Predicted 3D model of a 67-nucleotide RNA (transfer RNA) from a soil metagenome. The sequence is in RNAcentral, with records from MGnify. It matches the Rfam family "tRNA". It is annotated as a transfer RNA.
[in-house]
């Protein structure tokens, strides 16, 4: 400094958490493969606190990284 789906990142200064990639249906092909359409996954590292409302701000813990 960073810690958000199985990876890889976003999320515009607090307002209903998304996209690539994979995964799985379907189209298309004799069949695959690429393409095209759609679905599914998320306790935002844990715990508290403020606030109508926290991934966003505060406090402590923990873990990766760098001086």
């Nucleotide at each position: 400094a960073c810690g958000u789906u199985g990876c890889u990142c976003a999320a515009u200064u607090g307002g209903u958490a998304g996209a690539g990639c994979a995964u799985c249906a379907g189209c298309c092909u004799c069949a695959a493969a690429a393409g095209c359409u759609g679905a599914u996954g998320g306790u935002u590292a844990c715990a508290g606190g403020u606030u109508c409302g926290a991934g966003u701000c505060c406090u402590g813990u923990c873990g990766u990284c760098c001086a």